This is a predicted structure of a 543-nucleotide part of an RNA (small-subunit ribosomal RNA, 5' domain) from an uncultured prokaryote. It matches the Rfam family "Bacterial small subunit ribosomal RNA". Gene Ontology terms of the family: ribosome and structural constituent of ribosome.
Context: one part of a larger RNA
Order: sequence, then C1' cells, then structure tokens
RNA sequence: GAACGAACGCUGGCGGCGUACUUAACACAUGCAAGUCGAACGAGAAAGGACACUUCGGUGUCUGAGUAAAGUGGCGAACGGGUGCGUAACACGUAAGUAAUCUACCUUGGGCACUGGGAUAACUUCUCGAAAGGGGAGCUAAGACCGGAUAGUGUCCCCGAGGCUUAAGUUGCGGGGGGAAAACGGGCCUCUGAUUCAAGCUCGUGGCUCAAGAUGAGCUUGCGGCCCAUUAGCUUGUUGGCAGGGUAAAAGCCUACCAAGGCGACGAUGGGUAGCUGGUCUGAGAGGAUGAUCAGCCACACUGGCACUGAGACACGGGCCAGACUCCUACGGGAGGCAGCAGUGGGGAAUUUUGCGCAAUGGGCGAAAGCCUGACGCAGUAACGCCGCGUGGAGGAUGAAGGCCCUCGGGUCGUAAACUCCUGUCGGAGGGAAAGACGGAGACGGGGCUAAUACUCCUGUCUUCCAGACGGUACCCCCAAAGGAAGCCCCGGCUAAUUCCGUGCCAGCAGCCGCGGUAAUACGGAAGGGGCAAGCGUUGUUC
Repeated sequence: GAACGAACGCUGGCGGCGUACUUAACACAUGCAAGUCGAACGAGAAAGGACACUUCGGUGUCUGAGUAAAGUGGCGAACGGGUGCGUAACACGUAAGUAAUCUACCUUGGGCACUGGGAUAACUUCUCGAAAGGGGAGCUAAGACCGGAUAGUGUCCCCGAGGCUUAAGUUGCGGGGGGAAAACGGGCCUCUGAUUCAAGCUCGUGGCUCAAGAUGAGCUUGCGGCCCAUUAGCUUGUUGGCAGGGUAAAAGCCUACCAAGGCGACGAUGGGUAGCUGGUCUGAGAGGAUGAUCAGCCACACUGGCACUGAGACACGGGCCAGACUCCUACGGGAGGCAGCAGUGGGGAAUUUUGCGCAAUGGGCGAAAGCCUGACGCAGUAACGCCGCGUGGAGGAUGAAGGCCCUCGGGUCGUAAACUCCUGUCGGAGGGAAAGACGGAGACGGGGCUAAUACUCCUGUCUUCCAGACGGUACCCCCAAAGGAAGCCCCGGCUAAUUCCGUGCCAGCAGCCGCGGUAAUACGGAAGGGGCAAGCGUUGUUC
C1' cells in the first nucleotide's frame, strides 16, 4: 500500500446492488418448512338452508354433497434446504478403466395383455389402557395380494461345437430347465352380441416384456495437494492361494483350510491439524495466504449401532435398540430431537423479521383444472461492503462584527459571512402510473385421428371470464422551498500541514526514533493549517 463475512470509538442525508453466528455440531418454547391423485378402490358425514308433519320436545324429505375428514392403493417423500462434527482418505481434483455393474420417471423400436381365486383396512360390535396405543369377532372393494395359460426368440442357469480377443473372457448357434401383465376415462353403433347398451368399436392415459438411448449412480486405477523423525519399525484377515457364502457388481467383502507373506528413510506406523475443488486476497511475476457468499463433490442430521421399504437410503422433518438430556403420567408406562425458515436462552468483540406471496422461475402429484412448496420471488433490520448523488450556484470589500496572533504599524480566519440575483438533484406535499403475464377457461373456424359432425391433438380469431406478493413501488408531471443534510483523524522526523496559552520528568504522548525536569512546533486546550469524506480513525488477520 492492498484486502476483510470484521469488531470498537466519534459521527451520520439519500439511493442501487450485494452481504450478515467466523464463537457453543450448545440447549431449544411456538408457528410453518412434503405432499398429491376420486380419471386405481370401497365407504361416506355435519353445520347451515328449503319444504312437510308436530304432542311444540322434535321428526322426516330435499339440498349442502358424493363435499369435508379418515382408510386401501399409486407416485413423491433418496430432490430441494442446512451444517462442516468427522475425515490425511480413491474424501477431493484430474486422466483413464468397468470384457466386474445397476438405473424409477423420460425418449425410440418390437411383441403382448387370456383365465381364475382367497383375503384385508375403512365400517359395525365387544374389550384392555390415565394416556400413547392396542386386542377379539363380523362385513366389503381395487391397477392391493396369489394361482393357471401363452411368450419362453431375446433375458437367467446348465451342457456341447464355432468366430473374436494377449488373456480372464466375449459374441453368436443347438439342446434341457425357470420367470409376465391391470385396468381407467371420453365417445359411438361402423363390426360382434343385443333390448336400453357393452365383455364390441374408437380415442386418450396407463400395465407387462425385450432391445437401445439419455440421465443418474456404484466400483477400480495412474498422478497431484498439510505439519512433526524430540514418532523407526508396523501388520495375523495381516499378504497370497483353494473351496464356499455374499453383492447390482471385481475383491479377505465374509467363513473354513493351506502357504508365510505384505508395508517401510522415495518416510511405513504413530501423533497433531484440516472438509476438498472451481475460486478468493495479495503480488510485476514466481510465489504466499485462504476455501464466507455463488457453483461442483464429499460427510453429517441429539450420541453410537442396525436393518426394513424402495429403481435409488442404511434415510435431517421414517423405523428399531442402547445412551445422555428434556417433558407428560393415574407410577403401570409414554413423548421428543431447528447443523430447514423465522424466533428464544446461552456463549461471544460480534452477525437480522416469530414479515408478504406462490404473481414469476423451479420442484412433487394429477389427464387437467388445480393443490403443496420458509426452494424461490419480494419486503423489513444493519454505513457491514462496493458504487453513485447531495449538503447549493453566481455576484458580493467598508476587507463588517467577532476570534486568534502581533514588532501595536498591522496580519489572518476571508468572498468566507451579511446582502442581491438564481437553480431545484435528494428529502417533503399532490396527481398520473408500469414492465415483469407467458398462460388457463369459454365461444367460433381450419387440419390430423376415426365409421364418426364424439373424444382428443395441432393451429387461427374473439371474449375480457381467472390471474402481480413487491405496490400505488419504479418511473413521469406538478408545487413549495436554500429551506432538512459534515464529520473524523492528523500537523517533531519518517509524512502533507505551526503558532499562542496551560503544565513543569508531573499530568500525559508514542507505530519506530523518541518527547515532558519553566520559553514543549511531540502532553492538554485554542486559533490556523493538512488529509480523507458519509464516513474517519483504532484494533485484529493475510499478502
């Protein structure tokens, strides 16, 4: 000199864009943060309103409404969001390998969807318990669950001959064995059956299977990036083999047996510290330091362990066990996990609102309308940072008054003020007023599909029917008015800027040298000056 997620002191007008617990991965009151689908399924209220009856207590019917809430089932909940405890490791970065692997939803292509069965929740009823929560009996549905058929070419297992590959293997041929499925919605009578119509036809959405793609993931390897030798030896599933198990998958990953190996001064082992990277800061560079915000990867979710479900978890707002802590209890037993968004206590030098909205972007579910979304979009707090603007402009000498200094002549603050004439940024009052909205719904046309003027898809026009949190905000116009808006540090040298008074090695200053003991340009005050400026200094840290 530059920089900062800064803090402290004094001061403080406005706006834009960012940033905001670096400490206790300390404990958490309260609310919200993951649901959705009735076009998979069975069942199904109440309040209110209307009508009728009434013994005036009420009852019944319709509506509310196939709505709410609950249940079975599907998809999602493994994303998104947080934090950096652990980890010196294939965790990360980079480059490869997988002939050792998996991949829901999505896309492309081929084929298929036939025929049966038994339950169970919800519900009713009985019952245990203070509660949390159960237990027994009875009824019922499905795209829930379970058989059989077909396909068994392809896929998996076994056996045998061929091509390719250095090889482990791989490709493909033949034989044997095993494994599928589900319907739902709209419309119609062209076909089948018929009597309305559906087990028919058609359109759409799904289902099963095979191959491929895309995406995501698992595993393996080369190289790279901290400190300590005042850590020198470490290792028994250890190193390798064979057999078996296990996984989506290679492998001591696991087990039994056999051999005695494996690593190490090119630093093993041990200890300490630490998430890694793109980047960030500094520097001419080389390098050094660092890893907030944003982005990629990893790890974790009160502490430790475990599996279940699932395409995917060993799962932050799922489960089980143990532990610590907190809460409820009828003492028998139960409940909980903010390192999500706000917020509280605590710790600390120190870090914000228990806000608004799903209007946009994105995500989940749904055919869609839509619902959910503390992701996100916005607003609020903080000069915490960067950037921009303002605090007025021109004229104005009797160089006013006043302050300070003085050699008492004067000098200086100083065109500074007063005063005159202007201007109107920001702030204030009033008026107008956005973009961010693409879409969805409805109506009428055109085209595709079809037997079809249904349905549905593409497309055009119209309607203004539904939609803006921010926000009556940005922005524009107009009004008044110099009115509301300057401080902080320094002045001995380094280092730009000096005099007077007070003090008297005292009080004090200080980054280094050093000032102060009676004329202090160095302490304190004043006047003047210098620097930066809505900031200025100090402290801390890095280069």